Predicted 3D model of a 74-nucleotide RNA (transfer RNA) from a Candidatus Peregrinibacteria bacterium. The sequence was found in a public genome assembly. Its mean pLDDT, the model's own confidence on a scale to 100, is 81. NCBI's taxonomy places the organism under Bacteria, Bacteria candidate phyla, Candidatus Peregrinibacteriota. Rfam family: tRNA.
RNA sequence: GGGCCACUAGCUCAGUUGGUCAGAGCACCAGACUUAUAAACUGGCGGUCCUGAGUUCAAAUCUCAGGUGGCCCA
Numbered sequence: 001g002g003g004c005c006a007c008u009a010g011c012u013c014a015g016u017u018g019g020u021c022a023g024a025g026c027a028c029c030a031g032a033c034u035u036a037u038a039a040a041c042u043g044g045c046g047g048u049c050c051u052g053a054g055u056u057c058a059a060a061u062c063u064c065a066g067g068u069g070g071c072c073c074a
Base pairs, nucleotide, nucleotide: 001073002072003071004070005069006068007067010026011025012024013023019057028044029043030042031041050066051065052064053063054062
């Protein structure tokens, strides 16, 4: 210098062909249970979907540019 991949909750990830509230598990908080703690149970909290622009009636999803990380080639 060239190419490819990933980026979504505190962490690990899902999200199909763009479609009407953005999800799961763990963690955290509360309740209930227990002599008490833990586990299991019930409920809750938590997101400018990496950033900006564009396309569209509608974008996590498509396009462009940028950022960060990883891999390959030279």